[in-house]
RNA sequence: GCAACCAUGGUCUAACGGUUAGGAUUCAACCCUUCCAAGGUUGAGGCAGGGGUUCGACUCCCCUUGGUUGCA
Numbered sequence: 001g002c003a004a005c006c007a008u009g010g011u012c013u014a015a016c017g018g019u020u021a022g023g024a025u026u027c028a029a030c031c032c033u034u035c036c037a038a039g040g041u042u043g044a045g046g047c048a049g050g051g052g053u054u055c056g057a058c059u060c061c062c063c064u065u066g067g068u069u070g071c072a
Base pairs, nucleotide, nucleotide: 001071002070003069004068005067006066007065010025011024012023013022018055026044027043028042029041030040031039048064049063050062051061052060
């Protein structure tokens, strides 16, 4: 330099173009318990950035940024 793949809460991971963006974990409060652990209930927290297509985009297209791999 070229090509492919990836980017979703603090962490891990789902999501036919139409979902309140789901689950696990973490954190906070409460319940339970003599206390702790375990368990239960509730809550907080997310689509890398910009543009385009579309009635409608996490999802499709382009560019940028970052990462991984391969080739040179």

The RNA shown here (transfer RNA) has 72 nucleotides and comes from Coniochaeta ligniaria NRRL 30616. The RNAcentral record of the sequence draws on ENA and Rfam. The coordinates come from a structure-prediction model, not an experiment, and the mean pLDDT is 81. Rfam family: tRNA. By type it is a transfer RNA. Rfam links the family to the GO term triplet codon-amino acid adaptor activity.